This is a predicted structure of a 582-nucleotide part of an RNA (large-subunit ribosomal RNA, domain V) from a Minisyncoccota bacterium. The organism belongs to Minisyncoccota, within Bacteria. The full RNA is in RNAcentral, with records from ENA.
[in-house]
Context: one part of a larger RNA
Formats: sequence, C1' cells, structure tokens
RNA sequence: CCUGCAACGGGACGAAAAGACCCCGGGAGCUUUACUGUAGUUUGAUAUUGGCUUUAAGAUUUUAAUGCGUAGCGUAGUGGUGAGGAUUUGAAGUUCGCCUUUCGGGACGAAUGGAUCCGACAAUGAAACAGCCAUCUUUAAAAUUUUAAAUUCUAACCUUGGUGGCAAAAACAUCAGGGGACAGUGUCUGACGGGCAGUUUUUCUGGGGCGGAAUCCUCCUAAAGAGUAACGGAGGAGUUUAUUAAGGUUGGCUUAGCCCGGAUGGAAAUCGGGCAAGACGUGUAAAGGCACAAGCCAGCUUGACUGCAAGGCCUACAAGCCGCGCAGCUGCGAAAGCAGAACUUAGUGACCCGACGAUCCUUUAUAGGAAGGUCGGAGACAACGGAUAAAAGCUACCCCGGGGAUAACAGGCUGGUGAGGUCUAAGAGUCCAUAUCGACGACCUCGCUCGGCACCUCGAUGUCGGCUCACCUUAGCGCCCGGCUGGAGAAGGUCGGAAGCGUUUGGCUGUUCGCCAAUUAAAAGGGUACGCGAGCUGGGUUCAGACCGUCGUGAGACAGGUCGGUCUCUAUCUGUUGCAGG
Repeated sequence: CCUGCAACGGGACGAAAAGACCCCGGGAGCUUUACUGUAGUUUGAUAUUGGCUUUAAGAUUUUAAUGCGUAGCGUAGUGGUGAGGAUUUGAAGUUCGCCUUUCGGGACGAAUGGAUCCGACAAUGAAACAGCCAUCUUUAAAAUUUUAAAUUCUAACCUUGGUGGCAAAAACAUCAGGGGACAGUGUCUGACGGGCAGUUUUUCUGGGGCGGAAUCCUCCUAAAGAGUAACGGAGGAGUUUAUUAAGGUUGGCUUAGCCCGGAUGGAAAUCGGGCAAGACGUGUAAAGGCACAAGCCAGCUUGACUGCAAGGCCUACAAGCCGCGCAGCUGCGAAAGCAGAACUUAGUGACCCGACGAUCCUUUAUAGGAAGGUCGGAGACAACGGAUAAAAGCUACCCCGGGGAUAACAGGCUGGUGAGGUCUAAGAGUCCAUAUCGACGACCUCGCUCGGCACCUCGAUGUCGGCUCACCUUAGCGCCCGGCUGGAGAAGGUCGGAAGCGUUUGGCUGUUCGCCAAUUAAAAGGGUACGCGAGCUGGGUUCAGACCGUCGUGAGACAGGUCGGUCUCUAUCUGUUGCAGG
C1' cells in the first nucleotide's frame, strides 16, 4: 500500500416528511356596535270572524235655536221672493217655571188677560224674524251610518269529560261543561335578530407588522434638447377676486436701497437733488419672468361673451395645452387697435345615476297630468384612470399551492458598532511627555459583539444550555528566558521571545454569563455550523390543554409570568480504531 472481518458514528449540506416558523396567493373555522340577508320573536292591518248594548269621535238627514263695529226705536248672519202677515184654534201686557247669555237680552212652556201686534216710511254700504224659499257660523235633541274603546252573548273556532261502533288507539258522531270572536293559522307589514348564512377586510414596503405614503404644482438629484428612479433632499395645493373688481380697455406713474441738504423729526414719517440698479412689488409655494413694465394710480365698463376653427405642442389610450381666422353681439379708445378672465406653471374626478332650471321635441285618443328626449347642471369616488348602491377583525385548532423572488439559525460579503494595536504628544507623574498613565486627533488590524445586505439552503442546513470526546490559535493566566523601571532586596509594573504542559471543586439559576464559598502555580482569551442531538439529555425557547396580570366589545393577543407536553433511523461510500491475510 491492497484485501477482508469487527467496531465507532466526523462527513457524504446523510435518510425520512413538495418546512408546521416567515412571506405571497387561495381556503376554512371563529368573532363583532364590518356589509348584506335570513330562521326565530314581536307590532299592526286583513281573512277565517258573528250578535246585542253602552261610551267617545266623525259624517248625513230632520227639528229647534244661534248671530251686539259705528249711526240707529234695536243683539240687523247672507241671497232671493214679497205688500201684506199673525191672532177668539186667544193679540198686547202681567206672574211663575225652565233653557241660553257677551248679563243688555233672547227662545220655550204654564197661568192670568180679553183684542190687538208686526211691516212699507227717516237713518244705513246692505231692509225688515210681516210671511215664504235656499244657505253660512255656532249649539242642542233625535234617527241612520262609520270608526275606536269597553262590557256581554253564542253559533264559528279552541279545549275537558262521558257515550257510541268487533279488542285498543286515532279520526268521526253525539251529549254535558270550560273558554270564545280572543286564541290559533294564512297573506302583507314595521322593529329586534352573529341564532344561522354568504362575503369583504387595498397596495407600496431594503422580510412582514407598526409608522408613513397613494392625486396635482415648483425646485434640486437630472449627466447644458425632451424624458429619467429611490420610504432621496426642500416646499406648496384641494383656492381667491365683481359695489374700491385682483377682469377689459384708455390715459398716466416708478418702487426698495444708498449719499447729500432741510423746523419740531429721532435708524425709519413728509420735502428737494443725485447715484447705481432691478434688489421693491406680483392675492397665494417655488422656479422662470416683468421698467415699452406683467408693478402702482385714475376714468369708463362686463369680451370672466354665443357658434366655430386653419395649424400646432404634448402624448400608449383617454385626457391636457396653445391658437390664426370667420359669423353674431358688445366694451374701451379720436384712431390704429385691444378684449373669448387673471405674469405663467397647482386649486382637481371618466362612465353611469341625477335633485333642480330651460325647452319650437316624442308617447300616452284629446284637455289636465305623467313618463321620456335635448340643453345646462349641484351632488364623489382623496387608495384621487374612480372594482359594488352596500363591507371589519382573530386563528397557537388550522389547511392547501408556492418562495431561499422574502424574514428567524448557521455560513458568506461589509466592518458602522465592538475588540486590539501603531503614530503624534497637550497633560498627569515634586522636577521630567514617553518607569507608568495619556486628552484632542490621525492611521491600521481582527472578524468575538450588536448591526447592515439578502448571496447558497424553505421537494427542511434541528435551535440555547449541560454531558462526552476533543483538534487548532495566541492578542500568554501559570510554569521558562530576556530588556526597561519612579528595579536596594523581596514583591511588583511594563515590554519582547515562547503554544511544550497545564488551566479546580462546590452553592444559586434552564442558564451561557454572573454573584458567592473554598482551594490553586494558574483558575487565560478565542476558533472549530455561537465544535460536537444518524453521540446522550431536553431544564429553557417554540404547537395543541390550562391559570394569572395587562390589552381588546369580542374571537383572541403579549422578547409578560406559571404548571404540563412522543427527540425516529438495521451504516452503502468515505473517514478513524483494532485484528488477520497478501
């Protein structure tokens, strides 16, 4: 070295299970003051459902009454008709009773009485309750009818008991009770209604969640045409302006600052002269503009018009933007001309629906009315190219399809943070920077901490600590050798060399760590998938059960606590050990 046998279990990112964590897509279960329904409960109407009475309200009819502005014999409802009417079938007047009253009176009845009483005339807007007809306001009585409430009845209906037939039950018949037009049931209807059901619950995102954002405008990034990303850096908008228009036009003017001069008067008030410049101003952010002014003032005004539109800019589309010129009607200006809002760029919303307004339109036979059309148009989708008229959550009880396109472990890259070192040397060290310590700074190394990135792995790379067994490193804790010392000696400090050997046992805690106790020459730091679970354990973390606190309406949740909780694998190759043979 080869072969074999027996072992061990470091590796074959070993086997097993299309990862249960995480994210994305889908589903399911559960919750609720998510949305929309619905069983059920309940309210009312109506049918089954009938009778009598009373009360209340309403309607109609009949009868009877009722009616006060002022002037006026006076309590004149309104309109018409009408010259006579009432009366021995008892007028005026008087007394009593009753009703009504605005307290003046009016109406009715009885008694008495025994022949009158009222009217056309003057006043009044309107003329006689003299008479008749109709009618209004208010009131009373009666009748009819409707509605509501209440009592009651029995015949629907419900129910108890007896009897009946071939034993029994049911049904049916019948008799006697109890209830009773209620209950029960059908239809319609309002309310309650996670009891049940179907669903929704956006996306971006240096993993997801929490936070923030989503449309429009200005600047930078943007690399001198246009355009150009990021959870890059800065700011704004969801309007304002018509009786002093911030619009149109015509005419005129120059702001802010600095210098000089001038009473009160000052750094700045108002006045005069000059300088230079566009700094002032522009409704509102920024940028670009603006003196011939787009800035400021005044006069007159409504073009902040109607119907169009050559030609362009921009652009996937849809949108957005500019506009010569024509017609109509206007404003200003002497005129030429200018004017279809504003110095410009934000100030916003498709389709559908549509209150409302207008309309020579259409249909409904016609009129009225209704519906529709045409033109205008408030109303919102801000997740702002707007899924629906209408929508929130939990899942550790979970499931499926996927992803190393994306997180947690480990590895990788990086090295901010961390650890170590070098340089400089202000200072401390009595004096003296460098025995020792070393600020402010500069430059490195390491890859151990916390991170950043998301590169292999989600058809699985098992995760803390302990046990067992270790191998390596040196930035050296002990044992060894040396330099310096603020090294007398001893004990030290610091630096250099050096990895040969070693580097404890207990108590508490799941702990690594740490604290404590007792030793020791010393009780060094790291790496090895924070070495090692196909070697062990399973105390912790991290499934399903349960309790507490806190949060949540709730389902449930919590790097909060607590008790409990299945650790599989017969070794093919490689590696190593032992033995045997060649």